[in-house]
């Protein structure tokens, strides 16, 4: 240069002008309570300061906090699965280890146990499981013969064709009728040891085994370990009308309200006061928190100790915008003293807090920086 790999950062910048939520500092207007001095709301005007994200998303795991269960064990459910660390915790993260892919840098991998048991497996093939004789070898009989062989029949045979994703270790020699771990040599595998490792797990180690019953567990199922429910609409608090509730008091030939100009009448009914629970409403619960930035220490790493600094949105029919105008960015022209300069165009993504907090997992114009790798040229 060219093609990649891994990890991380940025997510326009600045001014004007109008506009929007919170906070807070002045003043004006009104309300409450107070003996005043004040104090506590509401509304409005000015000043000042603050206002999304890397994913806020999906809500897929995991915790914190509320509240409600709850002596322990267990049975169902569900989850999680290689080992060691890391964390509040994890199904998440580092580091190994093992398998696959890549020339490489790296990436992937739910990666415990089918030899406790049951289950399942389309096509195709003779046979799909402690399997299986189609073809083909070979033996032995019958028979036929053009004497080379053929064809039937009963056996052995898993070497060799054929089928399949997958067919009971490769290779070679030997032995055999012919063949087969049937025997041996070297591979490759089981188990027991030892060695290094915490460990998963390795090995030019010894030493035993001819070598076993194939797949499959995100099929039941078996071991190991883990998991009490619901959410901020959790939940505390203040607390009208109106209707019910308690309790106390008064009351009763009464009153009251309705009809009706009035009055009998006739229909219908006690009053009042205190309290307490609920609703509507209003406040909290809300952002100080496994916080963040810097230096530093352990420590491969994740992470984590120490000190100093720092306060950074809390809305609720839900604010965080819009327009202008310079710079920045790509792209094409024209100039050019190759350093740029001007012009026209053009992009600006995904997206939007709702009680927080650690993960994953999708979306996402465009651009930085750091380390590796592979290939090509030059010195």
């Nucleotide at each position: 240069c060219g093609a990649g790999a891994u990890g991380c950062c940025c997510a326009g910048g600045c001014a004007a002008u109008c506009g929007u939520c919170g906070c807070u500092u002045a003043c004006u207007u009104u309300g409450g309570c107070u003996u005043u001095u004040g104090u506590u709301g509401a509304a409005g005007u000015a000043g000042g300061g603050g206002g999304a994200g890397g994913a806020a998303a999906g809500u897929c795991c995991g915790g914190g906090c509320u509240c409600c269960a709850a002596u322990g064990g267990g049975c169902a459910g569900g989850g999680u699965g290689c080992c060691a660390g890391c964390u509040a915790a994890c199904g998440g993260c580092u580091g190994g280890g093992c398998g696959g892919c890549g020339u490489g840098a790296g990436c992937c991998g739910a990666c415990g146990a089918c030899a406790a048991g049951u289950g399942c497996a389309g096509c195709a093939g003779a046979g799909a499981g402690g399997a299986g004789a189609c073809c083909g070898c070979c033996a032995g009989u019958u028979u036929c013969u053009u004497c080379g062989g053929g064809a039937g029949c009963u056996g052995g045979u898993a070497a060799g064709g054929g089928u399949g994703a997958a067919a009971g270790g490769g290779u070679g020699c030997g032995g055999u009728a012919a063949g087969a771990g049937c025997g041996c040599a070297c591979c490759g595998g089981g188990c027991c040891a030892c060695u290094g490792g915490u460990a998963a797990c390795a090995g030019u180690u010894g030493g035993u085994u001819g070598c076993a019953a194939g797949g499959u567990a995100a099929a039941c199922u078996c071991c190991a370990c883990c998991c009490g429910g619901a959410g901020c609409a959790a939940g505390a608090c203040c607390a009208a009308a109106u209707a019910g509730g308690u309790u106390c008091c008064c009351u009763a030939c009464a009153g009251g309200c309705g009809u009706g100009g009035c009055c009998c009448g006739c229909g219908c009914u006690g009053g009042g006061a205190a309290c307490g629970g609920g609703u509507a409403g209003g406040u909290c619960g809300c952002u100080u928190g496994a916080g963040c930035c810097u230096g530093u220490g352990a420590g491969c790493g994740a992470u984590u100790g120490c000190a100093g600094g720092c306060c950074u949105a809390g809305a609720c029919g839900a604010a965080u915008g819009a327009u202008u105008g310079c710079c920045a960015c790509c792209u094409u022209u024209a100039c050019u003293u190759u350093g740029g300069u001007a012009a026209a165009g053009g992009a600006g993504a995904c997206a939007g807090a709702a009680c927080c907090c650690g993960g994953c997992u999708u979306a996402u114009c465009g651009g930085g920086c750091a380390u590796c790798u592979c290939g090509a040229a030059u010195c």